């Protein structure tokens, strides 16, 4: 100098005016005064996971959804940590829907001979059978590459073509044979009882091409709704239930009596509306130190209280200074992820 990873801060100070909750005091019950406190690293998106609340629920299965290398952390997770493997980078490091294709079904445009029972366009060959030509001692020999053929070296197509390189071999070739590399299987070791050719030994010429972000199979997880959840108190009016009082009045049951129903006043009860209270912020909380752990994290001790409104407060002005100040505002609460963000500081590591 370039880079990489992690952590922290988010203009500062002062004065004046103002806003909100709470406490105290005064009081005209709605205001005044005093004091304390008063947004974030993302308060955001509402994408995951939980607490809390109500409803549902014997148990099991199907369907559906999600997750998907391994081990650990956690209240839990699709998050985090460490490790493995693949890819990128000289490196620090970054990154991956990273289970199964020897259970089954299916797919592969275009190009290409052929896209999975392998196959043969150009090419290579002429061993075998036939054909033709030449020679002939008539037994055959040589040649052509014409037919039946052999081959998969080389070329060509494609995202992908049935292991790679070399030597031998052959008519030409080919794991056809061999060496090395790769691959598969088994065993042993290493590795957090793991993932894992990381190491070793033995066997196998190679079987089992690709796609599961196609269906599918396997393993694991998952009931629903959300603080406008939910709980408590409770007017006026209307209506419901029970009782008491009273002229024993009126109306209806076709005229009369009994009976039944309704109409009055008042008391009580229960449901429920307006409204009020609660849920509400002390919490898987924060800070410091020590211990355990590679780490995420856990344990112990000490200290701290840090918005709680309910249509929404946290602001404005002035002065000084500097590096001239980004994104952005709680509404039940936490843990994550993702997205937005002027800049600055600190530390580890690499070239």
């Nucleotide at each position: 100098g370039a880079g990489u990873c992690g952590g922290c801060c988010a203009g500062g100070c002062a004065a004046u005016c103002g806003c909100g909750u709470u406490a105290c005091g005064g009081u005209u019950u709605a205001c005044c005064g005093u004091a304390c406190c008063g947004a974030g690293g993302a308060a955001a998106g509402u994408c995951c996971g939980g607490g809390c609340u109500c409803c549902a629920u014997a148990g099991g299965g199907c369907a559906g959804a999600g997750u998907g290398c391994c081990a650990g952390g956690u209240a839990a997770c699709g998050c985090c940590u460490g490790g493995g493997c693949g890819g990128c980078g000289c490196g620090a490091g970054c990154u991956g829907a990273c289970g199964g294709a020897a259970a089954g079904u299916g797919c592969a445009a275009c190009a290409g001979a052929a896209a999975a029972c392998a196959a043969a366009c150009c090419g290579c060959c002429g061993a075998a059978c036939g054909g033709c030509a030449u020679c002939u001692u008539c037994g055959g020999a040589u040649g052509c590459g014409c037919g039946u053929g052999g081959u998969a070296a080389g070329g060509g197509u494609g995202a992908a073509a049935c292991g790679g390189u070399g030597c031998g071999g052959u008519a030409a070739g080919a794991g056809c044979g061999c060496a090395c590399c790769g691959c598969c299987u088994a065993c042993g070791g290493g590795g957090c009882u793991a993932a894992c050719g990381c190491c070793g030994u033995a066997g196998g010429g190679c079987a089992c091409g690709g796609c599961a972000a196609a269906c599918c199979c396997c393993a694991c997880u998952c009931g629903g709704a959300g603080c406008a959840a939910g709980g408590c108190c409770a007017a006026a009016u209307a209506g419901g239930g029970a009782g008491a009082c009273g002229a024993u009045a009126c109306u209806g049951c076709g005229g009369c009596c009994c009976g039944c129903a309704g109409u009055g006043u008042u008391u009580c009860c229960g449901g429920g509306u307006a409204g009020g209270c609660u849920g509400c912020u002390u919490g898987a909380g924060c800070c410091u130190u020590g211990c355990g752990g590679u780490g995420a994290c856990g344990c112990a001790a000490g200290g701290c209280c840090u918005a709680g409104a309910g249509g929404a407060a946290u602001g404005a002005u002035u002065g000084c200074c500097c590096u001239c100040g980004a994104c952005a505002g709680g509404a039940c609460c936490c843990g994550g992820c993702u997205u937005a963000u002027c800049g600055g500081c600190c530390g580890g590591c690499u070239c």
Molecule: Bacterial RNase P class A
Organism: marine sediment metagenome